[in-house]
Background: Transfer RNA from a candidate division WWE3 bacterium, 75 nucleotides, folded computationally.
RNA sequence: GGGGCCGUAGCUCAAUGGCAGAGCGCACCCUUCGCAUGGGUGAGGUUGUGGGUUCGACCCCCAUCGGCUCCACCA
Numbered sequence: 001g002g003g004g005c006c007g008u009a010g011c012u013c014a015a016u017g018g019c020a021g022a023g024c025g026c027a028c029c030c031u032u033c034g035c036a037u038g039g040g041u042g043a044g045g046u047u048g049u050g051g052g053u054u055c056g057a058c059c060c061c062c063a064u065c066g067g068c069u070c071c072a073c074c075a
Base pairs, nucleotide, nucleotide: 001071002070003069004068005067006066007065010024011023012022013021018055026042027041028040029039030038048064049063050062051061052060
C1' cells in the first nucleotide's frame, strides 16, 4: 500500500429496505418473618462518524475512524 470481516442498550448478540429487539445486568412491584428462587412492570439507543440513493436505510452506495485478519512492498 491492497483485500476480507466486525462496530447496534452497561455486557453478549439479533434485526438482509417498512414501528430498533432479545438474554444477562439495573430500578420498582408481587411472592417471603427475612433472603434466595420465581413472576410482573419499567428505564436505558442519534445503529462508530460524515454524506448520498429512496416515499422510507442497521440494511444499498461513497468517504472516513477504530479493531481483527490475509496478501504485497521496504529494510
About this RNA
Its mean pLDDT, the model's own confidence on a scale to 100, is 83. Its Rfam family is "tRNA".